This is a predicted structure of a 677-nucleotide part of an RNA (large-subunit ribosomal RNA, domain II) from Tomicus yunnanensis. It matches the Rfam family "Bacterial large subunit ribosomal RNA". Its family is annotated with structural constituent of ribosome and ribosome in the Gene Ontology. Its mean pLDDT, the model's own confidence on a scale to 100, is 84.

Context: one part of a larger RNA
């Protein structure tokens, strides 16, 4: 991993709610006993229990009472249906739908591993060092002391075995549930070692590492308490049909749980209630909007209380002022916790219309109480997040089918079943791919772009529009000529001559025109050259606005992309007609649920609620069957399914139909248990 078998709402009391039967103002028996055709029978038993009467702490009174001084008010009751049994549904207590800890007591069982001890044996190749001590000799007044020999001491040296386990690698489903090789550390010691023996679980050991106490140790292993407990995790089996949620409010040693209240189902039951849309009445203070209407903030300007600085005097009184500045006018403009105002909806009420019980109430079970994403109104936070917190709203959760290349929640659209019929929605119509290479008018050159994210700011990209000045008495652009003179204006200054720089009513003369000069240039001149002007040419030329579509700004990790292929339309724009295009509509044919019908209606999670089918097995009354039971294993058909039946082949002996009635009664999941491959 597959198969195969096995796996989870059980029972018993007690409550309570349905339904079914029995008696019924009553209803019923436990235990026991007696009987007996032994049947979970049939009588006895009336103890008890429920109901028929309640109110009050109570005495206690009684369709009443109690509270009160009360006959007053006010609380609770009283116009009757209860009670055995049977099925279910669910609650409580019990293991209580099945598995699952970690843990906590108790009783014992381990020191053959492994701490420490205690006894009583055993072991330590070889080779270095060379301490005391004594002997000699020298040496001392005597010691000390010096050599020399001798000695053989040590938690000394190297270094086997023995013990250990530094460092590297291999080994990692291993040769080994801790080795193997290679290095290394101790090897006469606080050395290793056999044998016997002591310490035992909150205990023992422990040169102490929470070490180690039998491959188990921050509390051993064993059985028992035991099915501990588990607001948590996993899982929990056969079918159709009907409705059909939540993920919110309060409380919580509460926040992933629970109680009540809301949403759902079912059963009952009254009501003119709900709900829509109009019409008219109402309360409100949001949006806007406004602020010489308050509070507060708040631009500029006029006036200048007041004050600061100065200037005056002996001090005053004066005076001045690029100073700050109150009121006050004129102006802009601002606010959740401002408002002289103020709406749209929403809310509430009444009336009409539609609609028809959806609304309320009581029981019966119930899941939910982690939501989530868009759009819109707000808080939070960067007017950041697929971010958080709320409110309307919708979807998704629980929604399938069409578009959006792919996509829970975006657009369209709500899927009873069947088919090779029609019509439409979003969106589409050159090719993948169904339907226009469509019809008209433009745009647009940039692959822009071809569903969807680029700003500011840049720019003789182009096309519309406009609004303005020149221009056949000749612009504009180009070519030719001129562009002079007082004068080098005058100050400055080394120089300053249109052109460093400052001053100037920057003047006037000749002119067809010609700046005391528009750049360039020069040390300063000169020199180019601009305005400015005529001649040549011959028709439109400029300055601004707005508007469309390009365009630089534009940087992300596969060459990687409009879905692709490609398009100059098959892009944008605007009109028009044709056409595909869904599980919408529509026509056929067919189930179901309500309904008297006509008709409606039928996605769908948790969860309610109703209807079957298979499985063992009982009881009754049948029935099939060696002329072939069950069971296996094909094939046909029947039913909306669970699944029935009929037959072939195999097996060799039991099976079953109906009707009822009992359960060990359905398996794909549980890191599920056992077996076999």
């Nucleotide at each position: 991993a597959c198969c195969u078998a096995c796996g989870a709402g059980u029972u018993a009391a007690u409550c309570u709610c349905a339904c079914c039967g029995g008696c019924a103002a009553g209803g019923u028996u436990a235990a026991a006993c007696a009987g007996u055709u032994c049947a979970g029978c049939u009588g006895u038993g009336g103890a008890g229990c429920c109901g028929a009467a309640g109110c009050g702490a109570a005495a206690g009174c009684g369709a009443g009472u109690c509270u009160g001084a009360a006959u007053a008010g006010g609380g609770u009751g009283u116009a009757u249906a209860g009670u055995c049994g049977g099925u279910g549904g669910g609650a409580u207590u019990a293991g209580a739908c099945g598995c699952g800890a970690a843990a906590c007591c108790g009783a014992g069982u381990g020191a053959u591993c492994u701490a420490u001890c205690c006894a009583u044996g055993g072991g330590c190749a070889g080779g270095u060092u060379g301490a005391a001590g004594c002997u000699g000799u020298g040496g001392u007044a005597a010691c000390a002391c010096a050599c020399a020999g001798u000695g053989g001491a040590g938690g000394a040296c190297c270094g086997a075995a023995c013990c250990g386990g530094u460092u590297g690698a291999c080994g990692u489903u291993g040769a080994a549930a801790a080795g193997u090789c290679u290095u290394c550390g101790g090897a006469u010691g606080a050395c290793c070692u056999g044998u016997g023996g002591a310490u035992a679980g909150g205990g023992g050991u422990g040169a102490a590492a929470g070490g180690c106490u039998a491959a188990u140790c921050a509390a051993a292993c064993u059985c028992g308490g035991a099915g501990a407990u588990a607001g948590c995790u996993c899982g929990u089996a056969c079918u159709c049909c009907c409705c059909g949620a939540a993920a919110u409010g309060c409380a919580u040693u509460u926040a992933g749980g629970u109680g009540c209240a809301g949403c759902a189902u079912c059963g009952u039951g009254c009501u003119a209630a709900g709900u829509a849309u109009u019409a008219c009445a109402g309360a409100g203070g949001u949006a806007g909007a406004g602020c010489u209407a308050c509070u507060g903030a708040u631009u500029g300007g006029a006036u200048g209380c007041g004050g600061g600085g100065g200037u005056u005097u002996c001090a005053u009184c004066g005076c001045c002022u690029a100073c700050c500045a109150a009121u006050u006018c004129c102006u802009g403009a601002c606010a959740a916790a401002c408002u002289c105002c103020g709406a749209a909806u929403a809310c509430u009420g009444u009336a009409a219309u539609a609609u028809g019980u959806u609304u309320c109430a009581c029981g019966g079970u119930a899941g939910u109480g982690a939501g989530g994403g868009c759009a819109u109104g707000g808080g939070u936070g960067c007017u950041a997040a697929g971010g958080u917190c709320c409110a309307u709203g919708u979807c998704c959760g629980a929604a399938a089918g069409g578009g959006a290349a792919a996509g829970a929640a975006c657009c369209c659209a709500g899927a009873c079943c069947a088919a090779c019929a029609g019509c439409u929605a979003a969106g589409g119509c050159c090719c993948c791919c169904a339907a226009g290479u469509a019809u008209a008018u433009g745009c647009u050159a940039a692959g822009u772009u071809g569903a969807u994210c680029a700003a500011a700011c840049g720019a003789a990209g182009u096309u519309c529009a406009g609004u303005u000045g020149c221009a056949c008495a000749g612009a504009c652009a180009g070519c030719u000529a001129g562009g002079a003179u007082g004068u080098u204006a005058g100050c400055u200054u080394g120089g300053a001559a249109g052109c460093a720089g400052c001053u100037a009513u920057u003047c006037a003369u000749u002119u067809a025109a010609a700046g005391a000069g528009u750049g360039c240039g020069u040390a300063a001149c000169a020199g180019c050259u601009c305005a400015c002007u005529a001649c040549u040419c011959g028709a439109g030329c400029g300055a601004c606005u707005g508007a469309g579509c390009a365009u630089g700004g534009a940087u992300a990790a596969u060459a990687a992309u409009c879905g692709g292929g490609c398009a100059u339309a098959a892009g944008c724009a605007u009109a028009u007609c044709g056409c595909c295009g869904a599980a919408g509509c529509u026509a056929u044919g067919g189930g179901a649920u309500c309904g008297a019908a006509a008709g409606a209606u039928c996605g769908g999670u948790a969860g309610g609620g109703g209807a079957g089918c298979a499985u063992u097995g009982u009881a009754a009354c049948g029935a099939c069957u060696u002329u072939g039971a069950a069971g296996c294993u094909g094939u046909g058909u029947c039913g909306u399914g669970a699944g029935g039946c009929a037959u072939g082949g195999u097996g060799g002996a039991g099976u079953u139909u109906u009707u009822a009635c009992a359960a060990a009664a359905g398996a794909a999941a549980a890191u599920g248990u056992a077996g076999g491959u």